[in-house]
RNA sequence: GACGGUGUAGCUCAGUUGGUUAGAGCGCGGUGCUGAUAACGCCGAGGUCGUGAGUUCGAGCCUCAUCUCCGUCA
Numbered sequence: 001g002a003c004g005g006u007g008u009a010g011c012u013c014a015g016u017u018g019g020u021u022a023g024a025g026c027g028c029g030g031u032g033c034u035g036a037u038a039a040c041g042c043c044g045a046g047g048u049c050g051u052g053a054g055u056u057c058g059a060g061c062c063u064c065a066u067c068u069c070c071g072u073c074a
Stems, first nucleotide, its partner, number of pairs: 001073005007067001010026004019057001028044005050066005
């Protein structure tokens, strides 16, 4: 340099052919249970969906550019 993949909550990841509230587990906070922990149950907080632009009535999802990381080739 060329090509492919990756990026969504603090961490690991889902998210269907673009469709109406953006989710799960762990973690965190509160609470129930207990003599008290752990475990378990319930509730809650936490997200500019890497960044910028475009298409569309509507974008996490499609298009373009760009950045990070991984890989293949040169």
Predicted 3D model of a 74-nucleotide RNA (transfer RNA) from Monoraphidium neglectum.
Its Rfam family is "tRNA". Rfam classes the family as a transfer RNA. Rfam describes the family as follows. Transfer RNA (tRNA) molecules are approximately 80 nucleotides in length.
Lineage of the source: Eukaryota > Viridiplantae > Chlorophyta > Selenastraceae > Monoraphidium.
Its mean pLDDT, the model's own confidence on a scale to 100, is 80.